A computed fold for a 266-nucleotide RNA from a Herpetosiphonaceae bacterium, annotated as Bacterial large signal recognition particle RNA. It matches the Rfam family "Bacterial large signal recognition particle RNA". About the family: The signal recognition particle (SRP) is a universally conserved ribonucleoprotein involved in the co-translational targeting of proteins to membranes. The model forms 93% of the base pairs in the Rfam consensus. The sequence was found by an Rfam model in a public genome assembly.
[in-house]
RNA sequence: UCGUGCUAGAUGGGGAGCUUGUGAUACCCUGUAAGCCAGCACUCACAUACUGGCAUUGAAUUCCCCGUCUGAGGCAUGGUUCUGUGGGACUGCCGCCAUUAUACCGGCGUUUACGGUUCGGGUCCCGUGCGGCGCAUAUCGGUGAACCCCGCCAGGGCCGAGAGGCAGCAACGGUAAGUCGGUCACUGCGGGUGUCACGGGGUUGCCUGGACCCAGCCGGAGAUGGUUGGUAAGCCGGAGUACUAUUGUCGAAGCGGGGUGCACGA
Repeated sequence: UCGUGCUAGAUGGGGAGCUUGUGAUACCCUGUAAGCCAGCACUCACAUACUGGCAUUGAAUUCCCCGUCUGAGGCAUGGUUCUGUGGGACUGCCGCCAUUAUACCGGCGUUUACGGUUCGGGUCCCGUGCGGCGCAUAUCGGUGAACCCCGCCAGGGCCGAGAGGCAGCAACGGUAAGUCGGUCACUGCGGGUGUCACGGGGUUGCCUGGACCCAGCCGGAGAUGGUUGGUAAGCCGGAGUACUAUUGUCGAAGCGGGGUGCACGA
C1' cells in the first nucleotide's frame, strides 16, 4: 500500500414546551431518506441523563472535533392590516324636554284671530214635579184542603115495626192560606233612571253665545341649553390571523480544516 473479516461508533438534528435537570412521544421546521417493534402529555424513561428487543452499515464522502464561512426555520420585541370582542367618563349621532329676539316655510287673522273685560247659558248642588225601569200592592186567569172550610152527598153506617129520618167518607162543585202566569188602571217603595220641566243656590275651573278692546297668533324647521335615555362612528382596552422591520436568541443542512481502531494474509 492492497485484500478479507471484526469491533468502537452510527442509523437524524433543531425550535418551542414540560422538567430540579436530560432525553423521548404528542406540536413545528429541515430532508433523497431520517431503520423496525413496544412504552409515553390529567405523561414515559432516566440522573452526564431515554428503557427493552431486533435489523442494516461499519474505520471513512458515512464516525468524532473545530469553524471570525454560509444559512432554511423557530421564539421574543415593535409596526401595519383584517376579523371578531369588552367598555361607555369625552367628541359625534338619534331620541326627549325647555327657551327663542330667526331677513326661513306653512296655516289662521283688521269680514277681528290668540288673548283680555263684561253680560248670559250649560256643566255643579238642593228641593218639587213628570216620565221611565224594577219590586210590592191591586186585578184577571190557572192551580190549590184525605180530615181539623162550605155545598151536595153514591156506597156503606146508625135510629125506626114501617114510612122515613140522622150523621157523614170518597167522588163532584166551590172557597181560604199559599203558589204560578198575565196586565191597562190605583197605591207604596227604590235607583250611578232621563239630550226632562220648574224653583232656589253657586260662580274656583271647564265649555259655549253676544258686545267691547286688541295686531299679531299657532305649528314646523333652524339656533341655543339640558338630559339619570339610546347608539358605539371617533376613543380606550384586550384576543386571534396575515405581512413586515430592527435587535436579541436558538439553530438543521451545506462548505472548509483536522483527528481516529483490531486481526489475518500479500